[in-house]
Molecule: transfer RNA
Organism: Candidatus Magasanikiibacteriota bacterium
RNA sequence: GCGUCCGUAGCUCAGCCCGGAUAGAGCGUCUCCCUCCGAAGGAGAAGGCCAGAGGUUCAAAUCCUCUCGGACGCA
Repeated sequence: GCGUCCGUAGCUCAGCCCGGAUAGAGCGUCUCCCUCCGAAGGAGAAGGCCAGAGGUUCAAAUCCUCUCGGACGCA
């Protein structure tokens, strides 16, 4: 330099192929219940405008382009 893949909640990921209206799960965090206290268990809550910018569209996490970061392969 070229190619492929990845970037979504504090962490690990799904959703993307095939656009559809309030973006989800597990773990973690916080509150309450339970307990002498804690763990375990039960109930509930907060937390992400989807790496950034632009474009297409009535509508974009999802499609297109560029940029940034990461992994792998080729040279």